Model confidence (mean pLDDT): 85 of 100. Small-subunit ribosomal RNA from an uncultured prokaryote, 1366 nucleotides, folded computationally. The RNAcentral record of the sequence draws on ENA.
RNA sequence: UCAGAUUGAACGCUGGCGGUAUGCUUAACACAUGCAAGUCGAACGGUAACAGAGGAAGCUUGCUUCUUGCUGACGAGUGGCGGACGGGUGAGUAACGCGUAGGAAUCUGCCUCAUGGCGGGGGGCAACCAGGGGAAACCCUGGCUAAUACCGCAUACACUCUACGGGGAAAAGGGCCACUUCUUGAAAGCUUCGACCGAUAGAUGAACCUGCGUUAGAUUAGCUUGUUGGUAGGGUAAUGGCCUACCAAGGCGACGAUCUAUAGCUGGUUUGAGAGGAUGAUCAGCCACACUGGGACUGAGACACGGCCCAGACUCCUACGGGAGGCAGCAGUGGGGAAUAUUGGACAAUGGGCGCAAGCCUGAUCCAGCAAUACCGCGUGUGUGAAGAAGGCCCUAGGGUUGUAAAGCACUUUCAGCAGUGAAGAAAUGCUUAAGGUUAAUAACCUUGAGUCUUGACGUUAACUGCACAAGAAGCACCGGCUAACUCCGUGCCAGCAGCCGCGGUAAUACGGGGGGUGCAAGCGUUAAUCGGAUUUACUGGGCGUAAAGCGCGCGUAGGUGGUUUAGCAAGUUGGAUGUGAAAGCCCCGGGCUCAACCUGGGAACUGCAUUUUGAACUGGCAGGCUAGAGUUUGGUAGAUGGAAGUGGAAUUCCGGGUGUAGCUGUGAAAUGCGUAGAUAUCCGGAGGAACCCCAGUGGCGAAGGCGGCUUCCUGGACCAACACUGACGCUGAGGUGCGAAAGCGUGGGGAGCAAACAGGAUUAGAUACCCUGGUAGUCCACGCCGUAAUCGAUGUCUACUAGCCGUUGGGAGGCUUGCCCUUUAGUAUCGUAGCUAACGCGAUAAGUUCUCCGCCUGGGGAGUACGGCCGCAAGGUUAAAACUCAAAUGAAUUGACGGGGGCCCGCACAAGCGGUGGAGCAUGUGGUUUAAUUCGAAGCAACGCGAAGAACCUUACCUACUCUUGACAUCCUGAUAACUUAGUAGAGAUACUUUGGUGCCUUCGGGAAAUCAGUGACAGGUGCUGCAUGGCUGUCGUCAGCUCGUGUCGUGAGAUGUUGGGUUAAGUCCCGUAACGAGCGCAACCCUUGUCCUUAUUUGCCAGCACGUCAUGGUGGGAACUAUAAGGAGACUGCCGGUGAUAAACCGGAGGAAGGUGGGGAUGACGUCAAGUCAGCAUGGCCCUUACGAGUAGGGCUACACACGUGCUACAAUGGUCAGUACAAUGGGCAGCAAACUCGCGAGAGUAAGCUAAUCCCACAAAGCUUGUCUUAGUCCGGAUUGGAGUCUGCAACUCGACUCCAUGAAGUCGGAAUCGCUAGUAAUCGUAGAUCAGAAUGCUACGGUGAAUACGUUCCCGGGCCUU
Repeated sequence: UCAGAUUGAACGCUGGCGGUAUGCUUAACACAUGCAAGUCGAACGGUAACAGAGGAAGCUUGCUUCUUGCUGACGAGUGGCGGACGGGUGAGUAACGCGUAGGAAUCUGCCUCAUGGCGGGGGGCAACCAGGGGAAACCCUGGCUAAUACCGCAUACACUCUACGGGGAAAAGGGCCACUUCUUGAAAGCUUCGACCGAUAGAUGAACCUGCGUUAGAUUAGCUUGUUGGUAGGGUAAUGGCCUACCAAGGCGACGAUCUAUAGCUGGUUUGAGAGGAUGAUCAGCCACACUGGGACUGAGACACGGCCCAGACUCCUACGGGAGGCAGCAGUGGGGAAUAUUGGACAAUGGGCGCAAGCCUGAUCCAGCAAUACCGCGUGUGUGAAGAAGGCCCUAGGGUUGUAAAGCACUUUCAGCAGUGAAGAAAUGCUUAAGGUUAAUAACCUUGAGUCUUGACGUUAACUGCACAAGAAGCACCGGCUAACUCCGUGCCAGCAGCCGCGGUAAUACGGGGGGUGCAAGCGUUAAUCGGAUUUACUGGGCGUAAAGCGCGCGUAGGUGGUUUAGCAAGUUGGAUGUGAAAGCCCCGGGCUCAACCUGGGAACUGCAUUUUGAACUGGCAGGCUAGAGUUUGGUAGAUGGAAGUGGAAUUCCGGGUGUAGCUGUGAAAUGCGUAGAUAUCCGGAGGAACCCCAGUGGCGAAGGCGGCUUCCUGGACCAACACUGACGCUGAGGUGCGAAAGCGUGGGGAGCAAACAGGAUUAGAUACCCUGGUAGUCCACGCCGUAAUCGAUGUCUACUAGCCGUUGGGAGGCUUGCCCUUUAGUAUCGUAGCUAACGCGAUAAGUUCUCCGCCUGGGGAGUACGGCCGCAAGGUUAAAACUCAAAUGAAUUGACGGGGGCCCGCACAAGCGGUGGAGCAUGUGGUUUAAUUCGAAGCAACGCGAAGAACCUUACCUACUCUUGACAUCCUGAUAACUUAGUAGAGAUACUUUGGUGCCUUCGGGAAAUCAGUGACAGGUGCUGCAUGGCUGUCGUCAGCUCGUGUCGUGAGAUGUUGGGUUAAGUCCCGUAACGAGCGCAACCCUUGUCCUUAUUUGCCAGCACGUCAUGGUGGGAACUAUAAGGAGACUGCCGGUGAUAAACCGGAGGAAGGUGGGGAUGACGUCAAGUCAGCAUGGCCCUUACGAGUAGGGCUACACACGUGCUACAAUGGUCAGUACAAUGGGCAGCAAACUCGCGAGAGUAAGCUAAUCCCACAAAGCUUGUCUUAGUCCGGAUUGGAGUCUGCAACUCGACUCCAUGAAGUCGGAAUCGCUAGUAAUCGUAGAUCAGAAUGCUACGGUGAAUACGUUCCCGGGCCUU
């Protein structure tokens, strides 16, 4: 960091249907328009409108007008009830606001139960009429009038006040007409209904008080004056400082008051195993608010969302005088925003208001509309179908995959579409009627039943049936790992991706596209947010020696915690019971929609709180005991414990004097400095300050810091032994308080040495340093501050328990041989068992096992910083963040590498020697430069006489010019022709044209094979790029002695062990030891060669003896001894002897031996390192070119030349040059070859030519050497470059650009600076010889022999390597 779950979501792409939910989280921003609270005529006076009826008038005879409240009704008004419910919102509020459990000092309209009453009067005011004012809103004056409006009087069961005598306070009527009365019609009456009054009880609702719970900040620590309490009064429905007066001085707060910030609370929702965390949309309970602030009125209830008044802001009207308004009701508008719907229908249902009722009202509500916003369900077909179609993609070119997928055939029709049928939601009310109740009653009314009429917004409803057609219905994200799913192309650190790690620089499973795949699916992804994972704040469930983290150390307040025993209490604690914990939700069991979501019935649960009861083990409280904790007493002991005073010697420095003379001091080396004005040195005397040698010790003391000469005084603590006493008095310790190194600060002293700052001298690239010479604060004392350190055991304090061994300090007991042993206790060290720890390590002095309390930590940096507070004279200390930024920072251990770390060892590594290079000339390679081109590669060692074992053409890859385009080369196809060849012309040639000769081979007669030419397209071709895509091969460390594995063991692990250690070796060679035992690749050996001998063989080699022959020669016969050749053996193994060593391995010496300790040399190169080298040896992926980056030809270039470097050759000379004579090799090569002899030429060589396919012949005389002569130290008789001339050879061809010869010329160079290379014995040095390549062309390379040294004390140093360790 991700995978999970969730959301009132938003955005992107896509979108078939239905059901059920949900839908301004932002501006408590402003609002146009409509609607959202009315109703009652059965309270009232009445009649504006409508209808009916009656009357009147006009007349057109059925119309108009007027009129009558007569009737249905009813505008406005009086009056009643309701507008305190319902609906909205979450601004405020950290509060008795909410939740939960309780309480007492209260009110309660309508409703219910029971009770008593309802008598009799009075006066007004609206409406209305008249007049007036005003733009309007509205208002004023006068007059008439009703009530269930208002006010008295009477009465008072209960109520209330009381001085106990008494006093006070009510009311309303309306409707109906069967009965009664009377004259139509009404009412005195009657009855029912509803209303009214007084008081009681209940129910419901409301108000008040209390316990507990309820966010963060102390960088908010003190707050409070009506504040806290009392008395009296007022006020309220009611308690109360709620208010007032007086009195007292209280109240709250570290268990966080006050202040600040944030926030409606809850049931619940979401996540989680749980504990917890986050949240408070929809639904439900409570609260608060209604433009902002304040206030009351009315009322049962409000300090009132659609009431009033005042103030304010804003908007609107205005005649400028004044007025009107409040969507956080439902729709809707603007605005804000990522973002959230219709100015819909209906009161049919549920519910509410009014009403007797009918009914009216109801944006509550029920429905519909919009939105994939969420959850749930369904569908987009099913079966068959291999020619495994076509197309796409990939490919090793064979094939694979898409894929039974499609097409085709057969079938079905959910959903959507069209048509039809068609529930349930409807119960009532009303009317008729029956029974029961009530009543005097058959009436009315109530209850129940029957009958009957009627009521549906949704609604074109749900559901069912029919019709037709596979017909109309699939996308989104991902595919490097985490994480299910892989390939091609494009791109080339670009474009881009990305949650984290990270991907992309020419072969990208990570970017973009295609194909394929995976996941989910009408959705899929992204973003945002919450929980989870995260035991990463740890209650469950973490830590602090070194990772972050123990306060520097004590004393001690609050708090926390606490030995043993008895009795009783019951706060904690345990069990039971009761009440409550609303409903909904979650869970369980059922039921209803076809299932599900959803709805619904029952249960469980709600882990809580309260009351009551029970028990007494533990904790606690009270009371009483005990002595093991703690403390006191007695006697001793050790100690640099602390404070004060005194005192001592050595040394440094300074001063005075003496002796004495030129230096002293200092350093890696110097210089500054001191000194002839007498230093240093030395002797004597004096002054002053500071520190105390030896003793001295992982010894002692102290809480820590710390404490060291000696003496005295004062003083704290510890330890030991033994007895007695007190009786838990203990431990820890937030705040607080004291001590607290060094440096620093203040005041006053002191000041020898040392010594920040400073000055000078050195060092150095510089040297504000290290080194040196000086030197001031300071260091010292007294008093006062500071309060920090790696104040460290990086380890807080207290208690108990848990193996040992061995030192040491203090005290005690015992034993004896008197200087030892044993034991105990308190300290202090080194190891170490169990255990612990990430490991390192700790380990009775714990970092083990327990217990108590305190402090501290939560990624790195920013930062122990800023701001604020406190402290300080200051310096500064203490407390202590955030923005921002990174994906790490850190601990312990492991493996390797490295070190101007250590130990051991080796190597021509140094040293000891010999000879070189670096200087000269030339050769050769490289760099650089130049050029049309100077083809390319190689680059420290490990490129540079390297690829190249050999560039005049060719080679050749480069340049210029001229040409070719299926091609110079390969395969396939078609056609033709033998192939091949002569000559000529043009041309630089390639090439082009003409031309001469020539008709082949096999045959089963069909044809076939080979070759050449022409044509077509597949293809050829590329020394073009990438050695960082590769194979193979090679270099290098290094012929160094190493590199690993299996099993076992150890370790949480990486890993270790083995392989380390003691010896030894050239060697991880061998021996011993050993938690290792074995094994592999390396070492060694086996292989080749060389050194000795033997056997066998005997030609081309050999020739001792025998014989022949020659001037001479193994020339000949012969021989097989010797040499040699080439096959096989022997031999050397530390085998033998002595010594050393562990009696081992081995080493040293010796014998014998041709050879002695691997005899010499070679081949042989472990695991690996250097992305070492090579795409130009070859092979090869990818990319690129295809009338050219391919191919051919000619000429040129690779050979250039101010210069620089590497490797060599030749020299500079007398150990030499030169002339003459003379001796001795080995390895090799040879037929397109080596070439003898002879002749010619000064010579290179030429001519001619024998031999040899080689132990036969030839190359081929080896040279240095030896013997004489000469040169005599010079730019030479050294040296040979360069140049001129003349030639030879090879070759088509020596101009660019070959080698050699002769004659002539005769340069530099007199032994080489700094530096640097090789070599340890047949080696270096020196001398020649041969070979490969090759027509020709070596000073290079490879090989061969001849002559043939010097030195190695040794491992300190330089370089490289190996092992162990750090």